[in-house]
Molecule: small-subunit ribosomal RNA
Organism: uncultured bacterium
RNA sequence: AGAGUUUGAUCCUGGCUCAGGACGAACGCUGGCGGCGUGCCUAACACAUGCAAGUCGAGCGGAGACAUAGGAGAGCUUGCUCAAAUAUGUUUUAGCGGCGGACGGGUGAGUAACGCGUGAGCAAUCUGUCCCACACAGGGGGAUAACACUUGGAAACAGGUGCUAAUACCGCAUGAGACCACAACGUCACAUGGCGAAGGGGUCAAAGGAGCAAUCCGGUGUGGGGUGAGCUCGCGUCCGAUUAGCUAGUUGGUGAGGUAACGGCCCACCAAGGCGACGAUCGGUAGCCGACCUGAGAGGGUGAUCGGCCACAUUGGAACUGAGAGACGGUCCAAACUCCUACGGGAGGCAGCAGUGGGGAAUAUUGGUCAAUGGGCGAGAGCCUGAACCAGCCAAGUAGCGUGCAGGAUGACGGCCCUAUGGGUUGUAAACUGCUUUUAUACGGGGAUAAAGUGAGUCACGUGUGGCUUAUUGCAGGUACCGUAUGAAUAAGGACCGGCUAAUUCCGUGCCAGCAGCCGCGGUAAUACGGAAGGUCCGGGCGUUAUCCGGAUUUAUUGGGUUUAAAGGGAGCGUAGGCCGUCUGUUAAGCGUAUUGUGAAAUGUCGGGGCUCAACCUGGGCAUUGCAGCGCGAACUGGCAGACUUGAGUGCGCAGGAAGUAGGCGGAAUUCGUCGUGUAGCGGUGAAAUGCUUAGAUAUGACGAAGAACUCCGAUUGCGAAGGCAGCCUGCUGUAGUGCAACUGACGCUGAAGCUCGAAAGCGUGGGUAUCGAACAGGAUUAGAUACCCUGGUAGUCCACGCGGUAAACGAUGGAUGCUCGCUGUUUGCGUCUGACGUAAGCGGCCAAGCGAAAGCGUUAAGCAUCCCACCUGGGGAGUACGCCGGCAACGGUGAAACUCAAAGGAAUUGACGGGGGCCCGCACAAGCGGAGGAACAUGUGGUUUAAUUCGAAGCAACGCGAAGAACCUUACCAGGACUUGACAUCCCUCUGACAGCUCUUUAACAGGAGCUUUCUUCGGACAGAGGAGACAGGUGGUGCAUGGUUGUCGUCAGCUCGUGUCGUGAGAUGUUGGGUUAAGUCCCGCAACGAGCGCAACCCUUGUUGCUAGUUACUAACAUGUUAAGAUGAGGACUCUAGUGAGACUGCCGGGGAUAACUCGGAGGAAGGUGGGGAUGACGUCAAAUCAUCAUGCCCCUUAUGUUCUGGGCUACACACGUGCUACAAUGGCUGGUACAAAGAGAAGCGAGACCGUGAGGUGGAGCAAAACUCAAAAACCAGUCCCAGUUCGGACUGCAGGCUGAAACUCGCCUGCACGAAGUUGGAGUUGCUAGUAAUCGUGGAUCAGAAUGCCACGGUGAAUGCGUUCCCGGGUCUUGCACACACCGCCCGUCAAG
Repeated sequence: AGAGUUUGAUCCUGGCUCAGGACGAACGCUGGCGGCGUGCCUAACACAUGCAAGUCGAGCGGAGACAUAGGAGAGCUUGCUCAAAUAUGUUUUAGCGGCGGACGGGUGAGUAACGCGUGAGCAAUCUGUCCCACACAGGGGGAUAACACUUGGAAACAGGUGCUAAUACCGCAUGAGACCACAACGUCACAUGGCGAAGGGGUCAAAGGAGCAAUCCGGUGUGGGGUGAGCUCGCGUCCGAUUAGCUAGUUGGUGAGGUAACGGCCCACCAAGGCGACGAUCGGUAGCCGACCUGAGAGGGUGAUCGGCCACAUUGGAACUGAGAGACGGUCCAAACUCCUACGGGAGGCAGCAGUGGGGAAUAUUGGUCAAUGGGCGAGAGCCUGAACCAGCCAAGUAGCGUGCAGGAUGACGGCCCUAUGGGUUGUAAACUGCUUUUAUACGGGGAUAAAGUGAGUCACGUGUGGCUUAUUGCAGGUACCGUAUGAAUAAGGACCGGCUAAUUCCGUGCCAGCAGCCGCGGUAAUACGGAAGGUCCGGGCGUUAUCCGGAUUUAUUGGGUUUAAAGGGAGCGUAGGCCGUCUGUUAAGCGUAUUGUGAAAUGUCGGGGCUCAACCUGGGCAUUGCAGCGCGAACUGGCAGACUUGAGUGCGCAGGAAGUAGGCGGAAUUCGUCGUGUAGCGGUGAAAUGCUUAGAUAUGACGAAGAACUCCGAUUGCGAAGGCAGCCUGCUGUAGUGCAACUGACGCUGAAGCUCGAAAGCGUGGGUAUCGAACAGGAUUAGAUACCCUGGUAGUCCACGCGGUAAACGAUGGAUGCUCGCUGUUUGCGUCUGACGUAAGCGGCCAAGCGAAAGCGUUAAGCAUCCCACCUGGGGAGUACGCCGGCAACGGUGAAACUCAAAGGAAUUGACGGGGGCCCGCACAAGCGGAGGAACAUGUGGUUUAAUUCGAAGCAACGCGAAGAACCUUACCAGGACUUGACAUCCCUCUGACAGCUCUUUAACAGGAGCUUUCUUCGGACAGAGGAGACAGGUGGUGCAUGGUUGUCGUCAGCUCGUGUCGUGAGAUGUUGGGUUAAGUCCCGCAACGAGCGCAACCCUUGUUGCUAGUUACUAACAUGUUAAGAUGAGGACUCUAGUGAGACUGCCGGGGAUAACUCGGAGGAAGGUGGGGAUGACGUCAAAUCAUCAUGCCCCUUAUGUUCUGGGCUACACACGUGCUACAAUGGCUGGUACAAAGAGAAGCGAGACCGUGAGGUGGAGCAAAACUCAAAAACCAGUCCCAGUUCGGACUGCAGGCUGAAACUCGCCUGCACGAAGUUGGAGUUGCUAGUAAUCGUGGAUCAGAAUGCCACGGUGAAUGCGUUCCCGGGUCUUGCACACACCGCCCGUCAAG
């Protein structure tokens, strides 16, 4: 000192939360020691029991006991015993009396108060005991308790009769003195006044005790001191205004009373005052302070322990005694409660110390001692003291000590983790060796400080002090301290480990269980849950909870804000208040400084001292920031006095203005009325309809009526405080501007209350009503349409008077004053060098500095300053409820809380999005051609069915897709039969020599059984098989949301980025935007950018032209041979072709356009022209897109089964729905016959010619060919004929029969052929798809897979069109811009209602 949390990211505002400290604490886990301090915060609830206030015999009279003396008297054993009175002494103490029970101790209920704090005052007071001084104490009297007797009562207690004493009580005397009334005079002073006093008058005292004595202790009066108490005042002392008025003893006076004393303290009379926005009254809460906690401080919180004050003592009231009380352990009364009772009456008060019950999360012993300190009494010894000092209990706090130290690596075992099986970690930790003994235990000798006193004796001075001697006093305690012995021996835990916040892995769990201070974790790989291992932090403690301060500058005095985040009052006038120009003098309240008093002690702090240290204790200094007195100073603020003119105001002149108000006038338009003209519609809308109209509308002409509003001018123009103000004229009224500088002389600014004004709608009364027009009606729209649109239309809109008092009443910006660069437009003045000038006041625009979170503001500030007012303090609840005020009402003003959330919000950024805009592209639309959607069939999918119909793919981008081919196999599915180290891999051991093939048997088959044939070797073995044991194999089991790899898609769209620089607080921007252009971020130009990368293009393949080279298996022009025919043959290298290498095309040339550029348009040449056609090639990324069933792979799961194997079945099911195709519906055709022309491929378990057989599929047979050689091997077209528009000579499904082929095997379930049968279908609804040229359409051909099985897929060539105006619209995309409350990004976000929980 900060951090987390709003967002995709950013900056800001703003709340919530955390890290720190504290505690009279409580709870959880754990617990060795002593020191010091603390310990009912709740029920001021109720209390059993014991103790907490007594003492004095040197005040008094008794009584009892003992001792001594004494000896009346009695008994008799006549010298013994008992023994009364009396006297003395000692002791005890119920009573009278004195002093003390007003202190000490407890508690905080009440109290918002002179209660407390602080500082003053009492000239308005008292004060026992104590100290000092002065003066006294003479002489009498009458009672009463105790006691005795007695009465009543259960008791408590009360009464009667009789006796007695005092330092008890009462007269009298004396009066230094005090007091009272009178009174010359003196003196002081602070307002009333105070003090002193000659003089005479009146009133008022006393007590004794001890002692041999000196004497001591007491008594009375007065004055002074001290201590303590009482009263008064200034200042300070919580919250609420949703408490605004309160007060009759109230405020004051006079008189009397009362008090120690002032006072309405009380009373009588008189007056009508007193308090209050500087917060009275009322309500709530609370003992106050020194201090304590926190904080840098200012502050905030608290008021336990210790100390000061106050209040209280079961609740309420009252007095008595006394120096002092309205009295905690006194009295009386009342009340509640408890107890006793003989029912008649009585007793009691723990908020004293212990203790009990209760309450509560929670707080201790019915302990010891008066030894010390202190208190009461006493002459004293002494007695009393739950004050106090000690001990006990409690980790509740604080400081300290310890639980060992050193060595010790095979880095042991075990645990945990990783894994390339070798490691890592726990960890020098342990074991083990050596050492030490604080603590602990035991023993022990010694042994404290705290002790000062007191008694007795003695000495000195002197008369109660000191010295000495002696005796004696310690609860804690034989404790602290010290020594010896024993032996590592007796002693470690708690929380946390996702971020904040130091510290991580495994297992379990699977949005469950749970965690959580905030953000948030958990839905099968959880560093966040639970356990473990390891680690981190603290440590005799550690965490949690409650509370307080801090962080929080988040109430801001220090130290905040108000354009848009919460926040400027709608505006003006103005009261109180706050603030206020220049100069001079004065004052000294504020202010500064010096000093005095006080600010208790403790606490704090600094440096000392004492406990072994520390905590703790202790002596000293400082601090205690405050209050009061007094002296000095005079700048500033304030007061007083005087002066000034610049602030403010007045006057005179000028010009301007939609400023207000009242009256008058005007034209256009609208509607209505009347009369014409005129005829069928008008009106209205996106389109219509309602409506009006042949009873004559709309349109048009004339005349008339009414009400309302003022076209053009007209403008970021003017005026006004704001609301607001617009035809013209006039009257009245107000403000501002400018010029002059005559007058006043600070007269000013702001402004809580208060008053006034205040758009529209609304309300009341009365008018008016042309237009428009809430409500309402009708017509449309729509799923509905209580709306938007249309036709009507009431209130209202207008006027007068009154009410209301709100608006996004906005510049979302309060008013005033001063200061601070400029440019530019405009309105109204003035000056005059007539200027593109200067100056003043407005209204605007753009900018410097500065400010601001930014947007922006910027002399009209949101800048720099001063003054005053208003307002804000997270979002919601809510501008709601209640209360009050206002209002006729509507409603307005003021204005909460419970509860709930962790955000709500501002500005800006990048995207995505928009039924926003601009530009552009694409078979996207349009223009065309052909289809699909209807039929039958094929195929895929869904659904259904099934033992199984294996699995996957799901909008585009799943559905003739994985599958380039399911009869078995495939096969993953189902039923059944088998196997268990396994069908397959590696390792080990034993045995065999094979494995395998053939035959027979058995079985549904696999498996099984029998027989025959059958290795190599360097002798180690190799190889193979069988058996055995375990490591392991195996899994098309799960997770494509754990993954790799591969793929689809946007999209062959033109984009996606980086470095450096620059701009911005930042996210980001710039570059990449702009002007052109392109298929293209293609290129050019411009530019705070300059460059670069991945994409585009090019490089690659193919095709189109051609040169050269090369000619076999290809070709054949010329020459020759030759056939039924044929490059068949010789030959050729010309042509076609083949396949290698070149050329060619580059906007290169010309012209137009264009910025002279890029580029574009046209043309020439050319086989080809502006990328010539086609292909391969797919940027950054998106879709948790697809695939764990191609493969690989983490984790999980199965292991005589989810593995392996076999037979059979299924994947081929079938009411139905969808996709993709094929064949058709026919004449541009079908059928029959004739006849011509390809390309690209494939071929050895292959292609298979010619020939022959068969109607045919095909068969027989086998030439040729591992291929420019042989084979597979063309159709449409073309030429003829026929059919004649029909369900047909179209169409071919389905079915029957007979066959063919492949294959162990065509039943489930293949293909093909022939004959026969001959279904639907006559061009296809809504909607939908492909294609821009060698394309669509149409015609065949080949290949992969494959034993066989294509209408699919992939290729090939033949024939060969139509259309494109164009970019408004649909879809998709690119780019710029704009809006945004979206960012999972419009399939978003989000509001209301209803229903359920």